Predicted 3D model of a 508-nucleotide part of an RNA (large-subunit ribosomal RNA, domain I) from a soil metagenome. RNAcentral holds the full RNA, with entries from MGnify. The coordinates come from a structure-prediction model, not an experiment, and the mean pLDDT is 82.
Context: one part of a larger RNA
């Protein structure tokens, strides 16, 4: 130097675990903001880095309930001060207070800063002052009257933020036609606006067919059918059936009646704190009993999960009943209210019952429908009826027939979703997995910037985290000691390989 045994090192794969996640289910909220929201900056603790909290009343104050013995969040000990059965800390309702930015809103601004004006008040401080929009006032031009304008008071009015879902406005390429320009992708991405717990639609000028149906929406078939298309690639109905679910209405003026909305009290549910069954003896192993033996007990509870191994009785909690001063919902009663900012309430009178419309022409769009034989809807243009003895539609058009009443408005329920809150589940992940994150993570880091974006979990049942001693400058190390172990020593379970020592044989 190799081989081989044997025993280290390093390194962290694998086992086992899990405080994170992922995906359902069901219920519930489905909004929050000028009464200053979401997001932040600063500050705030005896000592105080960062997280959490909170706001100059600052890990908290007040008041209402629960609770029952201990507490001054966590990392995180120690020390100091201290509260607490006169009921702390803690869980809930409700209120105070809330610095500075931010819509941000006195004016400004390179966010968290700078500079004002005014009112009250000795001061310290505290109040107001922004645009628009409605109501009103005052004041007012060219230009008399008026009106623009100006200016002032009032308003829980708007403003700004939110993960989708929704509706309306703008509105694409890539692809795909095996190239490509009508076509497709798609009315999709994507922007912009507006809105509610849902939104949009909604009571036939609708269909259908000579029989009838009877507002909307969503499912499901009918159907990849009829159609529709460089008849290419593609696009793709309806009617009618079976379900889910069902509700239909209003208007302008008088009048009149009242059991509507709202509001007030009382009560019932229900959410938002909780409260409650039964175990010990004995023996064996053990470091530890919950494991085994033997005796006994609850159970409407033998889900579940922690405790030194595997516990119905040792604690959490489950099943099951019980429980709220105070505030949310919601449902009943009764009393007030008198048709209102509510979709709408009854009678009875009188009234109205929709014109630059409907249609046409000329362009364009939307209906499965590319102009086509092209109806039907919609309108940038430029014409333009009739008036219930009327008008529309039945897919050019005409007529018979047959339906239906536009040019005004409003309507839950089925449907869509999921930032969130609570209970539940998984032949779903278990640290390179599962969320980009199980860990102080959108961290740390890269990038002017938009934006990109990680590594990184485990000692032990409990620190009992190794007093002393000994070598060393100190890291390390031996020893003592603690532990059931300490080759569990703190980058601390397990400890795989690849590297790299040592010790022994063998071979060169």
């Nucleotide at each position: 130097u190799g081989c081989a045994u044997g025993u280290g090192g390093u390194g962290g794969a694998u086992g086992c675990c899990u405080u994170g996640g992922c995906g359902a289910u069901g219920a519930c909220a489905g909004g929050c903001g000028a009464g200053g929201a979401a997001g932040g900056a600063c500050g705030u603790g005896g000592c105080a880095g960062c997280c959490u909290g909170c706001g100059a009343u600052a890990a908290g104050c007040c008041u209402c309930g629960g609770g029952g013995a201990g507490c001054u969040g966590g990392c995180a000990a120690a020390c100091g001060a201290g509260c607490a059965u006169u009921g702390a800390u803690c869980c809930g309702g409700g209120g105070a207070u809330g610095u500075c930015c931010g819509a941000a809103u006195g004016g400004g601004g390179a966010a968290a800063c700078c500079c004002a004006c005014u009112c009250c008040g000795c001061a310290a401080g505290g109040g107001g002052u922004a645009u628009c929009c409605g109501u009103u006032c005052c004041u007012g031009a060219a230009u008399u009257c008026a009106u623009a304008g100006g200016g002032g008071a009032c308003g829980a009015g708007a403003g700004g933020c939110g993960a989708a879902c929704c509706u309306g406005c703008c509105g694409a390429a890539c692809u795909g036609a095996a190239a490509c320009a009508u076509c497709u992708c798609a009315g999709u991405a994507g922007g912009c606006a507006g809105a509610g717990g849902a939104a949009a639609g909604u009571a036939a000028a609708u269909c259908a067919a000579c029989c009838g149906a009877g507002a909307u929406u969503c499912c499901g078939a009918a159907a990849g059918u009829a159609g529709u298309g460089g008849c290419g690639a593609g696009c793709g109905a309806a009617a009618u059936c079976g379900g889910a679910g069902c509700a239909g209405c209003c208007u302008g003026u008088g009048c009149g009646a009242u059991g509507u909305a709202g509001u007030c009290u009382g009560u019932g549910c229900u959410c938002u704190a909780g409260c409650a069954a039964a175990g010990c003896g004995g023996u064996c192993u053990g470091g530890a009993a919950a494991g085994g033996c033997c005796g006994g007990c609850c159970a409407g509870a033998g889900a579940g999960g922690g405790u030194g191994a595997u516990a119905g009785c040792c604690c959490c909690g489950u099943a099951u009943g019980c429980g709220a001063a105070a505030g949310g919902g919601u449902g009943c009663a009764g009393g007030u209210g008198g048709a209102a900012c509510u979709a709408g309430g009854c009678g009875c009178a009188c009234g109205a019952g929709a014109a630059g419309u409907a249609g046409g022409g000329c362009g364009g769009g939307a209906c499965a429908c590319g102009u086509g034989a092209a109806a039907u809807c919609c309108u940038g243009u430029c014409c333009g009826a009739a008036g219930a003895u009327g008008g529309g539609g039945g897919g050019a058009c005409c007529a018979u027939c047959c339906u239906c009443c536009a040019a005004g408005g409003c309507u839950a329920a089925a449907u869509a979703c999921u930032u969130g809150u609570c209970a539940u589940c998984g032949a779903c992940c278990g640290a390179u997995a599962g969320u980009g994150a199980a860990c102080c993570a959108g961290u740390a880091c890269c990038g002017u910037g938009a934006g990109g974006g990680a590594a990184a979990g485990g000692c032990g049942a409990a620190a009992a985290g190794a007093a002393c001693c000994c070598c060393g400058g100190g890291a390390g190390g031996g020893g003592a000691g603690u532990g059931a172990a300490a080759c569990a020593g703190a980058u601390c379970c397990u400890g795989a390989a690849a590297c790299c020592g040592c010790a022994u044989g063998c071979a060169u």